[in-house]
Parts: sequence; C1' cells; structure tokens
RNA sequence: ACAUCAUCUAGAGUGGUGGAUGGAAUCGGACCUGAGAAACCACGGCACCUGUGAUUUAUUUAAAAAAUAGUGCUACAGCCGACCGAAUAUUGUACGGGACGAUGAAAG
Repeated sequence: ACAUCAUCUAGAGUGGUGGAUGGAAUCGGACCUGAGAAACCACGGCACCUGUGAUUUAUUUAAAAAAUAGUGCUACAGCCGACCGAAUAUUGUACGGGACGAUGAAAG
C1' cells in the first nucleotide's frame, strides 16, 4: 500500500514569507480569492479519535472528568451533486442505502 473497525449536518485564528492559467481527492456546479489563493514558518485554538489520568458519583464494576502526550483539524453539511431505492404536488424538496474520500485505532 491493500484489507478491517469506528466516525464524518458541531467546533476552532492571528502574524510573517509568498504572489495565483489559485483553491478544497476526481468531474460538474456554486462559493472563496490582489481588501491577497496555494504552499511554508511562528505562536494559539478546537476535537476526545488513541494513551496516561488527579478527582467525583455509585459499589458488580461502571460512569463522569481537570490536566497531559500522540494525532488530526482550524470558510461554506465530507460545500452541493454524481449511483440505487422509495415518498411526494413528479419541477423540485427532504429521507434511507451504497460507492468514493478524509481522520483515528489496531494490524501489516
């Protein structure tokens, strides 16, 4: 890498470098972008996905949980759609399932 399990409508920014036939997996759409994109750096923050876990509650053992380490993230529902099903007023709208993608864990 492939495969397995879980989750994905919430949350969270400032500064500097940089200078866009830019951007988020692909394609289409809309959206963001010289009032500065991508990428990189610094210091923050968010999450409880994994480990440790003060402390608290109940007593079978379970629940909550400060703090901390790892990891990820830090515009817009995984931005919306792509396939199948079914509801409906058959335009559209919302729902269920899948595929694909991302993250974590364990494994390899």
A computed fold for a 108-nucleotide RNA from a Chloroflexota bacterium, annotated as SAM riboswitch aptamer (S box leader). The organism belongs to Chloroflexota, within Bacteria. The prediction has a mean pLDDT of 78. Of the family's consensus pairs, 93% are formed in the model.